Predicted 3D model of a 433-nucleotide RNA (Bacterial RNase P class A) from a Planctomycetota bacterium.

[in-house]
RNA sequence: CUGGCCGACCGGGCAGCCGCCUCACGAUCGCCCUUCGGGGUUCUCGUGCAGGAGGAAAGUCCGGACUCCGCAGGGCAGGGUGGUGGCUAACGGCCACCGGGGGCAACCCCAGGGAAAGUGCAACAGAGAAUAGACCGCCUCCCGCGGGCGAAAGCUCGCGGGCGGUAAGGGUGAAACGGUGCGGUAAGAGCGCACCGCGGGUACGGUGACGUGCCUGGCAUGGCAAACCCCACCCGGAGCAAGGUCGAAUAGGACGGGAACCUUCCCCGGCGGCGCAAGCCGUCGUGGGAGGGGUGAAGCGGCUCGCUUCGCUGGCACCGUCGGGUAGAUCGCUCGAGGACGUCCGCGAGGACGCUCCCAGACAGAUGGCUGCCCCUCGCGCCCGGGUGACUGGACGCGAGGACAGGAUCCGGCUUACACGUCGACCAGCCCA
Repeated sequence: CUGGCCGACCGGGCAGCCGCCUCACGAUCGCCCUUCGGGGUUCUCGUGCAGGAGGAAAGUCCGGACUCCGCAGGGCAGGGUGGUGGCUAACGGCCACCGGGGGCAACCCCAGGGAAAGUGCAACAGAGAAUAGACCGCCUCCCGCGGGCGAAAGCUCGCGGGCGGUAAGGGUGAAACGGUGCGGUAAGAGCGCACCGCGGGUACGGUGACGUGCCUGGCAUGGCAAACCCCACCCGGAGCAAGGUCGAAUAGGACGGGAACCUUCCCCGGCGGCGCAAGCCGUCGUGGGAGGGGUGAAGCGGCUCGCUUCGCUGGCACCGUCGGGUAGAUCGCUCGAGGACGUCCGCGAGGACGCUCCCAGACAGAUGGCUGCCCCUCGCGCCCGGGUGACUGGACGCGAGGACAGGAUCCGGCUUACACGUCGACCAGCCCA
């Protein structure tokens, strides 16, 4: 210098003008209370060195705090987690380590328990896919044909066919029933041996996952559990629109107060009497309706009279009191597993102690807009330097660009998005002295 790898950080700055939310102070009108002195308060306005989004506020994927409901205990069902040891309020998070895999390396990745409880699956290709398999090939033997040698018996070579043997080699496949080598064999084969792998045992080291060594077994049941399943551990439900308090108008509820009824007629129904019948008469009804008088309430009205409406034995109208709940208001609401700094303990995640700071709380939801100057980066042009060298520092001009995205109860994580950059370790290659 180039390429890579890991971690931490930044997420434009200043000024002016206009505007928004919260808070504090003040003011006018209105409203409420008042002992008439005053006090409280909504909206609005003014003032203020006052405060005002993020690293992810996001996705809402995990875990907790908090709230309400449920709950003796146990089990089933359902869901989740899955190497070991720690951290933590907790976690599916984090740290350290172990094992496996990738990379020359820095470093990265792994749902990383059980396949010897059982069930199941394996497309295509292939002869054969689990107590397998003979397609090509290799080999013994037999038969036939042909060639060579030989006097002959026969030997040998090639081709074709057949009974067998063989898992070395080829071929298929993601995967072919341990791997490499030597021996062995007709050819082969853990058939025998050595090493590696695997199973069993054992000693030592480690808290442990596990590691190392020794002995032993020719190998003895391949893969998939993010297929069912088995094992171990964890999990009650809903969520700040949780939940608490205050509380209109209208309707409905409970309790109390509250007048006075009288009469006429019609209809309906029951019963009794008279009548041959139609019907008539009498009497009764938690029956229905119309009218007159009286009376109560409300409205019109200054009052009386009067008029209108409604009611009069119903606990109705009307009046009063009370309680629930709706709209709405308010609390929850932001001081918290909190931030900065320091010391100590720990490899680390983290923990203990001290000191200091207060830092958004909206409710249709506040951070915005405009202008100027600066900053950063890139491209082009041009200029000035440093070093023996590889190489490298800086100034100016023009143009372009400066992201992803915004709280809503609060925290701890994970994941995803993100322009230009900064810093610190480390690795590989190349160049220079």
A source record names the gene rnpB.
RNAcentral holds the sequence, with entries from ENA.
Its Rfam family is "Bacterial RNase P class A". Rfam classes the family as a ribozyme.
The source organism's lineage runs through Bacteria, Pseudomonadati and Planctomycetota.